[in-house]
RNA sequence: AUGUUAUCAAGAAAGGUGGAGGGAAUAGACCCGAUGAAGCCUUAGCAACCCUUUAUGCUUUUAAAGAAGGUGCUAAAUUCUACCCAGUUCUGAAAAUUGUUUUCAGAAUUAUUUUGGAUAGAUAACAC
Repeated sequence: AUGUUAUCAAGAAAGGUGGAGGGAAUAGACCCGAUGAAGCCUUAGCAACCCUUUAUGCUUUUAAAGAAGGUGCUAAAUUCUACCCAGUUCUGAAAAUUGUUUUCAGAAUUAUUUUGGAUAGAUAACAC
């Protein structure tokens, strides 16, 4: 680097160094930043993927507890939007039928908030 699986709205910052950018990439929006960005170092913390213990289970399942070690993380939902589905509105056509309804096509719009999916990305474990 690639593949598979799982998770991604919770949680947790100080100091030193550094000196202008940063929030993954593209576009837009919105933010953070000389009251000091990124990066690097130290310490601390969060979480519980790997892990440890116990019970269960019976060959690796489930539950609880833990945090020594390997990672990870410590502004804002992965900051938000982009594509599809769906909803709503409008236009046109067709059918049934005279009240409108249904179907199809096109256009516009809305993501409401623990409201869908996909893509992309991040992290972990495993495989190669």